[in-house]
RNA sequence: AGAGUUUGAUCCUGGCUCAGGAUGAACGCUGGCGGCGUGCCUAACACAUGCAAGUCGAACGGGUGUACGGGGAGGAAGGCUUCGGCCGGAAAACCUGUGCAUGAGUGGCGGACGGGUGGGUAACGCGUGGGCAACCUGGCCUGUACAGGGGGAUAACACUUAGAAAUAGGUGCUAAUACCGCAUAACGGGGGAAGCCGCAUGGCUUUUCCCUGAAAACUCCGGUGGUACAGGAUGGGCCCGCGUCUGAUUAGCCAGUUGGCAGGGUAACGGCCUACCAAAGCGACGAUCAGUAGCCGGCCUGAGAGGGCGGACGGCCACACUGGGACUGAGACACGGCCCAGACUCCUACGGGAGGCAGCAGUGGGGGAUAUUGGACAAUGGGGGAAACCCUGAUCCAGCGAUGCCGCGUGAGGGAAGAAGGUUUUCGGAUUGUAAACCUCUGUGGAGGGGGACGAUAAUGACGGUACCCCUUUAGGAAGCCACGGCUAACUACGUGCCAGCAGCCGCGGUAAUACGUAGGUGGCGAGCGUUGUCCGGAAUUACUGGGUGUAAAGGGAGUGUAGGCGGGAAGGCAAGUCAGAAGUGAAAACUAUGGGCUUAACCCAUAGCCUGCUUCUGAAACUGUUUUUCUUGAGUGAAGUAGAGGCAAGCGGAAUUCCUAGUGUAGCGGUGAAAUGCGUAGAUAUUAGGAGGAACACCAGUGGCGAAGGCGGCUUGCUGGGCUUUUACUGACGCUGAGGCUCGAAAGCGUGGGGAGCAAACAGGAUUAGAUACCCUGGUAGUCCACGCCGUAAACGAUGAUCACUAGGUGUGGGGAGCGAACCUUUCCGUGCCGGAGUAAACACAAUAAGUGAUCCACCUGGGGAGUACGGCCGCAAGGCUGAAACUCAAAGGAAUUGACGGGGGCCCGCACAAGCAGUGGAGUAUGUGGUUUAAUUCGAAGCAACGCGAAGAACCUUACCGGGUCUUGACAUCGAGUGAAAGGUCAAGAGAUUGAUCCCUCUCUUCGGAGACACGAAGACAGGUGGUGCAUGGUUGUCGUCAGCUCGUGUCGUGAGAUGUUGGGUUAAGUCCCGCAACGAGCGCAACCCUUAUCAUUAGUUGCUACGCAAGAGCACUCUAAUGAGACUGCCGUUGACAAAACGGAGGAAGGUGGGGAUGACGUCAAAUCAUCAUGCCCUUUAUGACCCGGGCUACACACGUACUACAAUGGUGUUUAACAAAGAGAAGCGAAGCCGCGAGGCGGAGCAAAUCUCGAAAAAACAUCUCAGUUCAGAUUGCAGGCUGCAACUCGCCUGCAUGAAGUCGGAAUUGCUAGUAAUCGUAGGUCAGCAUACUACGGUGAAUACGUUCCCGGGCCUUGCACUCACCGCCCGUCA
Repeated sequence: AGAGUUUGAUCCUGGCUCAGGAUGAACGCUGGCGGCGUGCCUAACACAUGCAAGUCGAACGGGUGUACGGGGAGGAAGGCUUCGGCCGGAAAACCUGUGCAUGAGUGGCGGACGGGUGGGUAACGCGUGGGCAACCUGGCCUGUACAGGGGGAUAACACUUAGAAAUAGGUGCUAAUACCGCAUAACGGGGGAAGCCGCAUGGCUUUUCCCUGAAAACUCCGGUGGUACAGGAUGGGCCCGCGUCUGAUUAGCCAGUUGGCAGGGUAACGGCCUACCAAAGCGACGAUCAGUAGCCGGCCUGAGAGGGCGGACGGCCACACUGGGACUGAGACACGGCCCAGACUCCUACGGGAGGCAGCAGUGGGGGAUAUUGGACAAUGGGGGAAACCCUGAUCCAGCGAUGCCGCGUGAGGGAAGAAGGUUUUCGGAUUGUAAACCUCUGUGGAGGGGGACGAUAAUGACGGUACCCCUUUAGGAAGCCACGGCUAACUACGUGCCAGCAGCCGCGGUAAUACGUAGGUGGCGAGCGUUGUCCGGAAUUACUGGGUGUAAAGGGAGUGUAGGCGGGAAGGCAAGUCAGAAGUGAAAACUAUGGGCUUAACCCAUAGCCUGCUUCUGAAACUGUUUUUCUUGAGUGAAGUAGAGGCAAGCGGAAUUCCUAGUGUAGCGGUGAAAUGCGUAGAUAUUAGGAGGAACACCAGUGGCGAAGGCGGCUUGCUGGGCUUUUACUGACGCUGAGGCUCGAAAGCGUGGGGAGCAAACAGGAUUAGAUACCCUGGUAGUCCACGCCGUAAACGAUGAUCACUAGGUGUGGGGAGCGAACCUUUCCGUGCCGGAGUAAACACAAUAAGUGAUCCACCUGGGGAGUACGGCCGCAAGGCUGAAACUCAAAGGAAUUGACGGGGGCCCGCACAAGCAGUGGAGUAUGUGGUUUAAUUCGAAGCAACGCGAAGAACCUUACCGGGUCUUGACAUCGAGUGAAAGGUCAAGAGAUUGAUCCCUCUCUUCGGAGACACGAAGACAGGUGGUGCAUGGUUGUCGUCAGCUCGUGUCGUGAGAUGUUGGGUUAAGUCCCGCAACGAGCGCAACCCUUAUCAUUAGUUGCUACGCAAGAGCACUCUAAUGAGACUGCCGUUGACAAAACGGAGGAAGGUGGGGAUGACGUCAAAUCAUCAUGCCCUUUAUGACCCGGGCUACACACGUACUACAAUGGUGUUUAACAAAGAGAAGCGAAGCCGCGAGGCGGAGCAAAUCUCGAAAAAACAUCUCAGUUCAGAUUGCAGGCUGCAACUCGCCUGCAUGAAGUCGGAAUUGCUAGUAAUCGUAGGUCAGCAUACUACGGUGAAUACGUUCCCGGGCCUUGCACUCACCGCCCGUCA
């Protein structure tokens, strides 16, 4: 940084899609370790259980437990006893004191913090900057002063009542730092006075009078606590400027509403509340309403400007089951306080009670989806306490989750027999791949053992025996995911066969898929990888930076004008915008830079920058603004002229149509492509005269005029708007544009009333047509006209908004002016056209009347369809108009230009294309091919021209590929290969034959004697074989357009480009043939020529040819002929025409004259044309068969249809006779076969000659004469019968020929259609190939030998130029509607 996708290709417009980054993510596959973060986005759904706010005995009374004292004790047990007593000294109740611990209570502080959530909120809620002279502030800090003396209660407790409980009540006792008076105090409050100050209300200080008004003690004797006031700090409250989403299909909203006065209330201002008064206030700079949403620091993205987001962390706000309310307090209208109402849940003895996880865990539910009912107060912080200490799900840690970021590992070095295996293969190899094995090492991590922190400088460590360090041990337990057609890095094989499937877009898949699935390989990333969702980017695709509107989407139908926006020259003032400097603020975190700390990084810490903003002060004065003064060029007014279908109203005019009346006149008129309906003998049409009525105004008339647009056209008059020119007298920026508003606005349409000649929707009839609700014709009503009122739209177009300025020219035209007058000419202003330069533009084109260069304002556009549709609103009598979506769907839709193809577009030209002719086909019979049908099989292919007497230049067997039956399985054919042997052949037997068996014969060639070669048999196996499929996988070959004149290239030039030019144009030609011209100049493949043949001649040569020799022999080479070389024809010559060219026409000469006739020769390409069955060949299929062999059958079938031929229908003929003719080109050895003889004949016998200019095969039509005399015939010959011949193993299915007999259809052929322009058509035979035999076919050959062509309008095909196009698979196209 771009890319893919509209087209045959191009440029543009324009949408869609992709590559990037991000994520509180989810899902699929996979998963080794650690660090740091992070984790209900949904149901502000409901919650079991535990914990999350207590603490103080140094405020107080009393209870309980415990320990120690005193009393109890004037002395228990026990012992001794001299029985007198002595010794002894215990336990308990009870009383009392002290210490410790503890439940509840009074009291104090805290509970308003910390923690959660984002439902509500579009708001002074938040952000930012200010204000409070309108306020409060517990605890904390500083200062000053004070604490005197009294009093009465109450909980706890005891007893008791009610109740299930929660709880409530009664009686009695008692304490305080609890509560209440009194005294004292002012710097507090109220009134007065004075001074100073400010920013409006006002504030501060001093003084005076009056009123009110404090306290609490405890103690370890250190102190702590209390009261009042002042100040500070902190935290809050209120007000204001600016900023803060979408919708106008929400345009009007508001009654405490806006303001005032008085009062109340508050810490404080205030309609905050109340009463009264006034009627205000907000709104297009978007009020109100509706929807959505916590806001910000920031986060993501982006080059930036922007766009999106507000999870974690930090600030603010709001909320705590839902709604409402206050109490206490410094602070709440209070998450774990109270009261009320509601819903829900729970307990209950049914009377009544209890509760609130949006705290931490956890549960259910919802959901694609989100964790442990863990440890500790060790640290940091918070509450209470004097403190010890207690509490703290705040917090610090641990657990779970690859959820994210970061780091590490899964080994390192060596190692080629390039192993095996896999994949692939052209079978040679290639690749996986130094990869593995193997050798030598290491230890991040794992396991075992030992030491062991910082976090706490005294004690105290949840984390934790954790991090980290050392030792031992083992390469061990640790790699996947996605992709591989293009975009986009990475390719092969197999499977599948528009199936299964893929796909982000384009698109893959219908038998050779780099796109599906699998495998191998490769690429990318890597403990992750893909997919999905969302956001930004790319997208300049909402364009501020940074877009457009003639034709792609887009200029309002036009004007006037409100708000608004913008605005001429000069001078002065101010300083709002603007610029500069300074100050304050812009929290921290984040970001950037530089350092530092964890082994590194992520992460954390420090410093600096940044925070682009706001506020205040000072300064500058160019520009904008504002104000004052002034100017005339913008604009306007005046004056003098001027053109005009500008508008409105009234009047007048002639031509024409129609109708009416009358006359003349007679059979038609009218209408059309042709007709008919219609009118007319009741007198039309035509014609003459008169009359009626309505509408429109010929010629002039002109890319002429006027108007804002719509629009305006006979003449006259009246009223009236605007423009232009000249002048420079006046005003002095008065201007431009213009959202809404208002006005005008073609045609059609609507309402009311007139009018109505012509025309004419609807309608009727007649035609046309398959139909014809159309086009054509005959009629005809609304309407068209007028008046008044509505409608408000058009391709209302220059598809081009208005205004101003500037930027080469040329040529018309309308109206003015100047150069003394006129003409011409020059020049100037305003209009209106064409051409054109620069410039612009995607191109077309525009080009002073811009689509150029600038300025201002308005309107409009943002992919196609749905759709200018639906809903809502407004307007309208209605018709309808204006405004104007979405769901869904497609990957395009579109503009301009290019190449072709096409057109029942145009121009030019050609062709047996038509026309003019001749002969046919289509009708008959037969032959042959095809379709269809049939069949065991009727093998297969060919299908418009360009398949159909085609492959097939010849199916009885063979051919043969088909069918039936019988056989073979390394095979009928090829190569390799152990071995054996000649093989072959003859005879016999079985069999339909293939085949099988027996037998006879005999033993190949070479040799260095080892063997080798050919041939046959033969085991196993590699393989053979296939006329099986695919001609849409192919090569080769062929057809066709078409022997049409075309098809291209190099360089140059033009074009952004596809492309164009050349190759077009003027002539000419059979021809892109040639000439001329030309931004083209040349060249290639085609054309032509060179080649063959034919027509003339010459030369040379000549036997088998020829003969001027009567025959033969011989001779000769003049002629005929043969075959080789030449000559000849080139528009060369003459004339005319033409541009002096090319060329055309005529002529001469010549055998031949304008490519002489014919052939061979087929450009680039088209038809996925034909052929896998000529051949070759990829892939697929088959392998005791889809191969091979054999016999028989079939390819020859037959209700029918078509093509191509033959023979005819007859007299230009048939038949017979006659004699004699006349060719050319060919063929011949398993051949042609003569003479002679036999047969009616086909043919037979025969075997001369000939490998052929020698021999053989061989003419017919024509001609002459006779007959037939127009008939189904003396035409025609099908069919059939009999008898023969030939070929061949074999003529039954299924050959050809002959003779005799039989004698069908057919009398010239409907619609339609074919060939041919001269030695041609037509007609007549001949030969050859194939072939044993078989020709009406094919290919050649000659004989006889015509008719016609005015011409290019039409049919068909083709060539060139041009035009249109929504076609490009190219008109057999594309495409619309209905139905299924």
The RNA shown here (small-subunit ribosomal RNA) has 1380 nucleotides and comes from an uncultured bacterium. It matches the Rfam family "Bacterial small subunit ribosomal RNA". Its family is annotated with ribosome and structural constituent of ribosome in the Gene Ontology. Its mean pLDDT, the model's own confidence on a scale to 100, is 83.